C1' cells in the first nucleotide's frame, strides 16, 4: 500500500465484505515456569460477620479485671501490688484528611486565560504586645426511681487549659476629621489627630535567698507570609427544529435585610424590561480534564487502572458545631426497606477492605503487617491507620525462559498416496555422543534499615547557670509483614514440560476416501444434485505458539461527510420562476487607525503519560533521571502590504438623462372572416355513416347531397421561420386605450449607489374546488356497437362534467436545456432577428465592421464514456439550494397551509448485495434497407380417405430385449428375429467358469470313439499319453490363488464417429492504427459475384482456416494397345464376326488435347465485372460425385468399438431346451397396390446399362399347368452362365360397371430352402373375389435428361424385401415475379435480453412468516398547573411558666440576660383536581417486507404488438 463482490466482457458510480492495530473483556479447545501490570463496565440491587478514626494526661475525680495475703454468716468483705493502670467522664485537637462510586449534572460543572478596590482561612511561619484580679457551676461519682430495652427522670458532691464578670489594651473594631498616593470616579492604600469599644490558662523542668528567675509547650491579640478555600468574568464543552417562541424576583433601580463577601441572594416600592433561527425555552444523553486507543496527517472514538476538579453517600427535605459540613462510617424530620419487641416503643444504612445473596457472558482472600511512605493525635516514648507495603487467586494482559543440542539411509517399520515404477511423512524416529536453562531435591542466603529513640562523645545554642532544654557531627546498640522469598552453590536425568486455528479466491498452505442441495459449511463471493483442493474423517501442508482461535465493540482502510480531501446535464444530487430582509463577498485611488494578520518577548500550558538521551532490576517488560515537547491561552512592544474601520478623492461596475427603432410581452374595451353545429325554408330520393371487415346510429315521418336565410359558441388557415417577445408558467386574426421590460447611438449627470440571497413576498401549464354565466366543437365519466378465450380496454356510434368568461381558491407537472445567479478571460467558420458605422454607388443595393439575441458545426481543454465546446459542462471567483447504496417511500407519525383533493416538511423497524449509468460484443424484434434458396409464387405428380407391408405410440403379455423422439426419432441402429442371432421370457445345469494370462500344488490323462441317462446341456462309466537315460520337460485337467466375465449403470465423466444449422459464406490471426477499456479497424463503403468472387476506395498492410481450384465420373478428339472385343474392306461359310484375315470403325484401358470470359460488339469509372454475338463437342462453376471453415445443439451413440467411475462374482457370469422379440381395441409416420379405356386382357415383335457367379452361376436338353424337378455343357469370367429386359411398337378383345378394373381376406392342393416352416418363410396352381370409383382439414417432392414412368442388377442371404444401395429405357410443364410463409447472409436501428424471446417481467387474489402504522380504551414514567396539606428546622413576634454567675439591695426582693411554650412567614413528603409529554399493551383493521415450480391475466422491456413517461 491494497482485495473480492453488480457485467458475456468494459469503464465508472455505488454500497457489502476481507486483509490492520487495541480491549477493565467474554466464551471453545489447550496449558510448562517466572517478572511487571489488571481484575463488578451489570443491580447509585439488598446485606450476615469483622474490621476501616482515633488520640492526648504534664486537667479532674475515681480505682475495674486480676492474682496474693487475712477475714467469713459461704453471699461475700479487707489490704497492698498491679497503678504515672484499663473502661467511662469533662475538657483539647482531630474526625470536613484519607478511601469509594459516577446516580445526579448539558452547568461557571468541568478545561483554559484573567479579576476580587467584594472575601475567609484551624494547625505552621515571622515580628510587635500581653497573660492581672475574682466568681458561679457541671458531668463523672453516690442515692431514689421509670423501662422489656435503648435509655431516661429527680436529689446530693466535686475540678480544669470547660463556662462567666471585672481591669488593661492598641497599628484591632466603629464613629467624627483633615494630609499624600493610586482610581474602573463608585471608591481604595498609607501615615495621623479624636470620641467609644473589645483579650487572656496554665502545665512541666531547672535554680532559688522563696520574693522570684529562667526554659519547653500550651494561651489571648494585632500585623504580615504561606497553605487551603469562596465569589465573578471572557473563551471552550453532545444529538433532536417532527421542540420557535421562553420569562413574573422575570430585567433593571432606590432603600432595607442576609452573607466571610458581591449580587434579586431575600424583601418593599419604582419603571417594563431580559433571552431567542450566531437556535432561547423544551425533550434526550452524559460526570468534566490530563490522558487512553487509532490515524501519515487532520481528524474519529473513548474517559477502566494512574492524576487534578467536581457530585453523591439509602431516597427527599433541614439545620445545629465548627478556620473549614449543610458532613460516607455526626444530628432531627418525612418515606421505603429490614431487624429487634413484653406491642408500649426501639435500631440500622459496605457506592471503606474482605465476604454473601442476587444479577448477569463475566471479575479475586471474610488472609498477613504497621517493617517502609503518607496521615491523626501527643513534649515524647507511642498508639490509631482494610491509606499503604506485602501475600494469595485468575493465561485477564504485556515481556522473558524452556519443552533439548549434535550426527544419524540414496532413507527402517507403520501410515498415506500412487500411474504400481514409486513418492511422502523424513534426520524426523531408531541409534550414537553431548548439554543442564526451567521443574524436583539438598545446601547457604539478602538489598530494602534509615530517621527517630536508648547509650556514650564533641561542638554551638539559650540562661545568671558549667543546671535543664534545643540543634547539629562521631560512634555503638534496637527495629522486616514480605521470607528462609529474590539470589547463589550442588545432585540426578532427556528424564516431568505442545497446543489451538487454518488449507477453493480474497489469503501462505493438496490430496484419498465418504457423503450425495442429504449431512453440512460460509466473513463476501459462495461450495453440496455419485469423480467436493469449500461438507465430514485420514494423510501431507502452512501459520501462530503457553497460547491459538470465535464473538462483541471501536479507530483504520472509508476521499464512503470530502478542512487537509468528494460532488450535483445522463449514475444520488440546480429550489418551478421572479423580487428581496438578514447575512456572505466585493472596482480604482490617498491618508489615518492597528481589529483581524504578522514577528519579538514575558507568564502560564501540574505530575504522571507520549518522544529523545543515560541509568537501575541477567535481559526485556517495568522503574528512575534529566530534556524537549504540550501545536493552546493571557499581556506587552513591534511591523503595516493584504482584509476591514474612520476621512477625502476617482469613473471603468452599477444607475439616471436624451434621441432612436423591433417584439404572438401584460391588461381591457370593440370589430372582422373562413369552418363546425343547429333551426327554418327550397330542390331531391334512398339510402346515409362508419370500418380491418361489421355493427350499433341516422334515414321513406325524407336523411345525406345541395342552394337560400337566420343563431350560437368557441379557435383565429395562409404569412409562420430551430423567426420574435417574456423571470417562468407561457403569448399568434384586425383596432383601439393603458401598461412593463430589453436593445441602439450620444465629448451628458450621480459616483460604488453592487453581486447573491437563508427565512419572507409575488407569479406559477393542465387537471381540480366555490359561485354566478355560457355551452358550437371536443369529451373523462357513462350507455350501445363490434373485437376477444375474456375486454370494465385499443377502434366504432352517443355522451355528462369539463374545456369558455366573471370573481376567488388551488400551487403540482418529464415545471427540461433533467444544466442555480452573477462576473471576467480563453483559437475560429456558418446561418438568422434587431440597432449602429465605414466604404463604393444616381440609387436599390453589395462588401468591411460595433454591439445584443438566437442556431448549428467544429479546436484546445474538460469528461466514465456519451459527449460540452465565447449561450461551456473549459479557466478562475462570489453566494444559494440539494446529494450520500437499493427497496421500504415521498409512506407513517407529528406540524402547518387547504373548503376538499391534496400539498409542504419527513422518519424508523425491517430486508437485499446490489441497484445504477455509459459504451461494447452478441442475440432478439408482429424494426429498416440490400440479397439468396423448390421458400413462394407458376406448374407436375404424390401424401392425408381404401387394402396390405413396414416403423413407432398405446395397450396386453411371463417376456413382448434394448436403444432413436420436432426439423435432425418412427422401411431408424436391422445389408434380411423360424433355431441361432437374442441381449427378454420359464425350465434344466456349470461355479476358476464358454473364450484369454501368470503362479503355486496335485494328477496323467485329453481328444477321438462307445455305452447309461436326459428335451438338451450336461452327468456317469468303459478306453486311453508324448520327448528323454535320468534331472526334468511337452500337452491336458483338477484343486488353490492373482484375477476373468457382463449387451449391468452412467453419452450429464469421456475418446472415436455421426448427424444438423449447411455446400451457407463466413470464421479468425500477426504487425501497426484507434479506444481509459471491454473492443474497433482490416471484415465497414461504391460495384459486382454462386462465392469474404473479383475490382476500385479506405489507417491499414499482410496471412490462415473456408469459396474456387487441384481429385473422381459423364459429354468432343487424338496417341498407344488389339483378346475373350469390332468388322468397312477382302476371301470363305453351315449365314451365327462362324472362319480365314484385318485394327479403319464401336468398345476397352493408360495417356494427350480441349473451356481460359480468350475473341468481337455494347453497358459499367477507363476497373470487376454484365449482356448480346462468333467460333466450337461443349460457354461463362458444362452435368453429377467426392470435398462439410470457426462453431451451435450438455444433440445421437457406454448395444459397433474403446475408456474412467460405480455395481454384481455358486451370478447381473455361463450352456442347453421351449418360448418372445411376429400379440392387436386403437393413433401416427413410412411405402406398395390400386380405383381404371393415355386402361386391363391375349398374340406377335424390338432396342439397354450396371453389376454378380467355383461352398458359386448354372446352358442345351427332358418332366411338370406352374412354382420347380431331372441333367451337368461351360465359365475362377469382355470368352460361359444369371439374363426374357420392360414400358415401347403390331393386332385383336373388354365398353365406363364395383367391370374381363382392383386383388385383399379364406379353402384345398403343390414346390423350394433348411436339423426343423405349429406359433412364425418364401413361391407355384385351382377357387373365394373385401374395401375401393381419386380422398377434409391439412401437408410433400421435383426446374431436365430433372419429375413422372418402365423394367434391371447388387448388398445381407441356406431360405425370406413393397425396404435400401444401384442401373438404364421413355421422356415433360412452369417460374411473371419477391408482396407474402419458413431458412439463411450482410448494413443499420432499439433493448430492461445474454441460460440471449422458448428470454425478461407487473399487479391482484391464496397460504405462511416478519416488522411497523391506526385503533374503542387500558396501565406506567416524566413533568406544568390550582388547591389542599403542613412534619423537623432557621428567621421573626410573643414569651403570664422557668432561670446561678452580672447590677441594685442587709434581705426578700426586683432588673438585665436567657430558655421553654405558644404564634407567624418559608418549606418536604403526601392528597385532590386538570393538563402535557413519553412508554407499554390492544379486539380489529391497513398497507409493506420474504418466501417452493400456487391462481388470474400480460402492463413494462423490440414499433413489446394502442410509443413509453411525468
Nucleotide at each position: 500500500a491494497g482485495a473480492g463482490u453488480u457485467u458475456g466482457a468494459u469503464c465508472c458510480u455505488g454500497g457489502c465484505u476481507c486483509a490492520g492495530g487495541a480491549c477493565g473483556a467474554a466464551c471453545g479447545c489447550u496449558g510448562g515456569c517466572g517478572g511487571c501490570g489488571u481484575g463488578c463496565u451489570u443491580a447509585a440491587c439488598a446485606c450476615a460477620u469483622g474490621c476501616a478514626a482515633g488520640u492526648c494526661a504534664a486537667g479532674g475525680a475515681g480505682a475495674a479485671c486480676g492474682g496474693a495475703u487475712c477475714c467469713u454468716u459461704c453471699g461475700g468483705g479487707a489490704u497492698a501490688c498491679u497503678a504515672u493502670u484499663a473502661a467511662a467522664c469533662u475538657g483539647g485537637c482531630g474526625a470536613a484528611c484519607g478511601g469509594g462510586u459516577g446516580a445526579g449534572u448539558a452547568a461557571c460543572g468541568c478545561g483554559u486565560a484573567g479579576g476580587c478596590a467584594a472575601c475567609c482561612u484551624g494547625c505552621c511561619u515571622u515580628g510587635g504586645a500581653g497573660a492581672u484580679u475574682g466568681g458561679g457551676a457541671u458531668a463523672a461519682c453516690c442515692c431514689c426511681g421509670g423501662g422489656a430495652a435503648a435509655c431516661c427522670g429527680g436529689a446530693g458532691c466535686u475540678a480544669a487549659u470547660a463556662c462567666c464578670a471585672a481591669a488593661u489594651a492598641a497599628u484591632g473594631c466603629a464613629g467624627c476629621g483633615g494630609a499624600u498616593c493610586c482610581u474602573u470616579c463608585g471608591g481604595g492604600a498609607u501615615a495621623u489627630g479624636u470620641u467609644g469599644u473589645u483579650a487572656a490558662a496554665g502545665u512541666g523542668g531547672g535554680c532559688u535567698u522563696c520574693g522570684g528567675c529562667u526554659c519547653a509547650c500550651a494561651c489571648u491579640u494585632c500585623a504580615a507570609g504561606a497553605u487551603g478555600g469562596g465569589c465573578c468574568u471572557g473563551c471552550g464543552u453532545c444529538c433532536g427544529a417532527u421542540u420557535a417562541g421562553c420569562u413574573u424576583g422575570u430585567u433593571g433601580g432606590u432603600g432595607a435585610g442576609g452573607u466571610a463577601a458581591u449580587g434579586g441572594c431575600u424583601c418593599a416600592c419604582c419603571a417594563a424590561g431580559g433571552c431567542g433561527a450566531u437556535g432561547a425555552u423544551c425533550g434526550g444523553u452524559a460526570g468534566c480534564u490530563g490522558g487512553u486507543c487509532u490515524g501519515a496527517g487532520a481528524g474519529g472514538a473513548u474517559g477502566a487502572u494512574c492524576a487534578g476538579c467536581c457530585a453523591c453517600a439509602c431516597u427527599g427535605g433541614g439545620a445545629u458545631u465548627g478556620a473549614g459540613a449543610u458532613a460516607c462510617g455526626g444530628c432531627c424530620c418525612a418515606g421505603a426497606c429490614u431487624c429487634c419487641u413484653a406491642c408500649g416503643g426501639g435500631a440500622g444504612g459496605c457506592a471503606g477492605c474482605a465476604g454473601u445473596g442476587g444479577g448477569g457472558a463475566a471479575u479475586u482472600u471474610u488472609g498477613c503487617g504497621c517493617a517502609a511512605u503518607g496521615g491523626a493525635c501527643g513534649a515524647a516514648a507511642g498508639u490509631c491507620u482494610g491509606a499503604c507495603g506485602a501475600c494469595g487467586c485468575a493465561a485477564u494482559g504485556c515481556c522473558g525462559c524452556g519443552u533439548g543440542g549434535a550426527g544419524g539411509a540414496c532413507g527402517a517399520a507403520g501410515a498415506c498416496c500412487u500411474u504400481c515404477g514409486g513418492g511422502u511423512u523424513g534426520u524426523a524416529a531408531a541409534c550414537u555422543c553431548c548439554u543442564g536453562u526451567c521443574g524436583a531435591g539438598c545446601g547457604g542466603g539478602a538489598c530494602g534499615a534509615a530517621c527517630a529513640g536508648c547509650a556514650u562523645u564533641c561542638g554551638g545554642g539559650u540562661u545568671a547557670a558549667u543546671a535543664c532544654c534545643c540543634c547539629g557531627g562521631g560512634c555503638g546498640c534496637c527495629u522486616g509483614a514480605c521470607g528462609g522469598u529474590a539470589c547463589c552453590g550442588c545432585u540426578a536425568a532427556a528424564g516431568g514440560a505442545a497446543g489451538c486455528c487454518c488449507c477453493g479466491g480474497c489469503u501462505a498452505a493438496c490430496u484419498c476416501c465418504g457423503u450425495g442441495c442429504c449431512a453440512g459449511c460460509a466473513g463476501c463471493c459462495g461450495c453440496g444434485g455419485u469423480a467436493a483442493u469449500a461438507c465430514g474423517g485420514g494423510g501431507g501442508g502452512g501459520g501462530c505458539a503457553a497460547g491459538c482461535g470465535u464473538u462483541g465493540u471501536u479507530c483504520g482502510g472509508a476521499a464512503u461527510u470530502a478542512c487537509u480531501g468528494g460532488g450535483c446535464g445522463u449514475a444520488a444530487a440546480g429550489g418551478g420562476c421572479u423580487c428581496g430582509u438578514a447575512g456572505g463577498c466585493g472596482g480604482c485611488u490617498a491618508g489615518u487607525c492597528a481589529a483581524g494578520u504578522c514577528g519579538g518577548a514575558u507568564g502560564u500550558g501540574a505530575a504522571a503519560u507520549c518522544c529523545c538521551c543515560a541509568g537501575g532490576c541477567u535481559u526485556a517488560a517495568c522503574c528512575u533521571g534529566g530534556g524537549a515537547a504540550c501545536u493552546g491561552c493571557a499581556u506587552c512592544c513591534g511591523a503595516u502590504a493584504c482584509u476591514g474601520g474612520c476621512u477625502g478623492g476617482c469613473u471603468u461596475g452599477a444607475a439616471g438623462c436624451c434621441g432612436g427603432g423591433a417584439g404572438a410581452g401584460g391588461g381591457a374595451u370593440g370589430c372582422a372572416g373562413a369552418a363546425u353545429u343547429c333551426c327554418a325554408g327550397g330542390u331531391g330520393u334512398a339510402g346515409c355513416g362508419g370500418u380491418g371487415a361489421a355493427a350499433u346510429g341516422c334515414g321513406u315521418a325524407g336523411a345525406u347531397a345541395u342552394c337560400u336565410g337566420g343563431a350560437g359558441g368557441a379557435a383565429u388557415a395562409c404569412c409562420g421561420g430551430u423567426g420574435g417577445c417574456g423571470a417562468a408558467g407561457g403569448c399568434g386574426g384586425c383596432a383601439u386605450c393603458c401598461u412593463g421590460g430589453a436593445c441602439c447611438g450620444g465629448u451628458c449627470u450621480u459616483g460604488a449607489c453592487g453581486c447573491u440571497g437563508a427565512g419572507g413576498a409575488g407569479c406559477g401549464a393542465a387537471a381540480g374546488c366555490u359561485a354566478g354565466g355560457g355551452g358550437a366543437g371536443c369529451a373523462a365519466a357513462c350507455g350501445g356497437g363490434a373485437u376477444u378465450a375474456g375486454a370494465u380496454a385499443c377502434c366504432c356510434c352517443g355522451g355528462u362534467a369539463g374545456u369558455c368568461c366573471u370573481a376567488g381558491c388551488c400551487c403540482u407537472a418529464a415545471a427540461c436545456g433533467a444544466u442555480g445567479a452573477a462576473u471576467g478571460c480563453u483559437u475560429g467558420g456558418u446561418g438568422u432577428g434587431g440597432c449602429g458605422g465605414g466604404u463604393a454607388u444616381c440609387g436599390a443595393u453589395c462588401c468591411c465592421u460595433g454591439c445584443c439575441g438566437u442556431g448549428c458545426c467544429g479546436g484546445a481543454g474538460c469528461u466514465a464514456a456519451c459527449g460540452c465546446a465565447u449561450u461551456a459542462a473549459g479557466c478562475a471567483u462570489u453566494c444559494c439550494g440539494c446529494c450520500u447504496g437499493g427497496g421500504g417511500a415521498g409512506u407513517a407519525c407529528g406540524g402547518u397551509c387547504g373548503c376538499a383533493a391534496g400539498g409542504c416538511u419527513g422518519a424508523a423497524a425491517c430486508u437485499c448485495a446490489a441497484a445504477g449509468g455509459a459504451a461494447u460484443u452478441g442475440a432478439c424484434g408482429g424494426g429498416g434497407g440490400c440479397c439468396c434458396g423448390c421458400a413462394c409464387a407458376a406448374g407436375c405428380g404424390g401424401u392425408g380417405g381404401a387394402g396390405c407391408a413396414u416403423g413407432u405410440g398405446g395397450u396386453u403379455u411371463a417376456a413382448u430385449u434394448c436403444g432413436a423422439c420436432g426439423c435432425a426419432a418412427c422401411g431408424c441402429g436391422a445389408a434380411g428375429a423360424a433355431c441361432c442371432u437374442u441381449a427378454c421370457c420359464c425350465g434344466g445345469g456349470c461355479u476358476u467358469g464358454a473364450a484369454g494370462u501368470g503362479c503355486g500344488a496335485g494328477u496323467g490323462a485329453c481328444c477321438a470313439u462307445c455305452g447309461g441317462u436326459g428335451a438338451a446341456a450336461g452327468c456317469c462309466g468303459a478306453c486311453u499319453u508324448c520327448c528323454g537315460c535320468a534331472a526334468g520337460g511337452a500337452c491336458a485337467c483338477u484343486c488353490g490363488u492373482a484375477g476373468a466375465g457382463g449387451u449391468g449403470c452412467u453419452g450429464c465423466a469421456u475418446g472415436g464417429c455421426u448427424g444438423u444449422c449447411g455446400u451457407c459464406a463466413g470464421c479468425u490471426c500477426g504487425u501497426g492504427u484507434c479506444g481509459u477499456g471491454a473492443g474497433a479497424u482490416g471484415u465497414u463503403g461504391g460495384g459486382u459475384u454462386a462465392a469474404g468472387u473479383c475490382c476500385c476506395g479506405c489507417a491499414a498492410c499482410g496471412a490462415g482456416c473456408g469459396c474456387a481450384a487441384c481429385c473422381c465420373u459423364u459429354g468432343u478428339u487424338u496417341g498407344c494397345u488389339g483378346u475373350u472385343g469390332c468388322c468397312a474392306u477382302c476371301a470363305g461359310u453351315u449365314c451365327g464376326g462362324c472362319u480365314g484375315g484385318g485394327c479403319a470403325c464401336u468398345c476397352u484401358g493408360c495417356g494427350a488435347a480441349g473451356a481460359c470470359u480468350g475473341c468481337c460488339g455494347g453497358u459499367g469509372a477507363u476497373a470487376a465485372a454484365c449482356c448480346g454475338g462468333a467460333g466450337g463437342a461443349a460457354g461463362g462453376u458444362g452435368g453429377g460425385g467426392a470435398u462439410g471453415a470457426c462453431g451451435u445443439c450438455a444433440a445421437g451413440u457406454c448395444a459397433g468399438c474403446a475408456u474412467g467411475g460405480c455395481c454384481u462374482u455358486u451370478a447381473u457370469g455361463u450352456c442347453c431346451g421351449g418360448g418372445g422379440c411376429u400379440a392387436c381395441a386403437c393413433a401416427c409416420g413410412u411405402g406398395c397396390u390400386a380405383c381404371a379405356a393415355u386402361g386391363g386382357c391375349c398374340g406377335g415383335u424390338a432396342c439397354a446399362g450396371a453389376g454378380c457367379g467355383u461352398c458359386g452361376c448354372g446352358a442345351a436338353c427332358c418332366c411338370g399347368c406352374g412354382a420347380g424337378g431331372g441333367g451337368g455343357a461351360g465359365c475362377u469370367a469382355a470368352u460361359c452362365g444369371c439374363a426374357c429386359a420392360a414400358a415401347g411398337c403390331c393386332g385383336g378383345u373388354c365398353u365406363c360397371a364395383g367391370u374381363u378394373c382392383g386383388g385383399a381376406u379364406u379353402g384345398c392342393a403343390g414346390g423350394c430352402u433348411g436339423c426343423a416352416a405349429c406359433c412364425c418363410g418364401c413361391c407355384u396352381g385351382c377357387a373365394u373375389g373385401a374395401a375401393g370409383c381419386u380422398g377434409g382439414a391439412a401437408u410433400c417432392g421435383c426446374u431436365a435428361g430433372u419429375a413422372a414412368u418402365c423394367g434391371c442388377g447388387g448388398a445381407u442371404c441356406a431360405g425370406c424385401a413393397c425396404g435400401c444401395c444401384g442401373c438404364g429405357g421413355u421422356g415433360a410443364a412452369u417460374a411473371c415475379g419477391u408482396u407474402c410463409c419458413c431458412g439463411g447472409g450482410c448494413c443499420u436501428u432499439g433493448u430492461a435480453c445474454a441460460c440471449a424471446c422458448c428470454g425478461c417481467c407487473c399487479g391482484u387474489c391464496a397460504c405462511a412468516u416478519c416488522a411497523c402504522g391506526a385503533a374503542a380504551g387500558c396501565u406506567g414514567g416524566c413533568u406544568g398547573u390550582a388547591c389542599u396539606a403542613g412534619a423537623a428546622g432557621u428567621c421573626g413576634c410573643c414569651g403570664a411558666g422557668c432561670u446561678a454567675a452580672c447590677c441594685c439591695g442587709c434581705a426578700a426582693g426586683g432588673g438585665a440576660a436567657g430558655c421553654a411554650a405558644g404564634c407567624g412567614c418559608c418549606u418536604a413528603a403526601g392528597g385532590u383536581g386538570u393538563g402535557g409529554u413519553u412508554a407499554g399493551u390492544g379486539a380489529u383493521u391497513g398497507g409493506g417486507g420474504u418466501g417452493a415450480a400456487g391462481u388470474c391475466g400480460u402492463a413494462a422491456c423490440a414499433a413489446g404488438g394502442u410509443a413509453a413517461c411525468c

Small-subunit ribosomal RNA from an uncultured bacterium, 1510 nucleotides, folded computationally. Model confidence (mean pLDDT): 84 of 100. Rfam family: Bacterial small subunit ribosomal RNA. Its family is annotated with structural constituent of ribosome and ribosome in the Gene Ontology.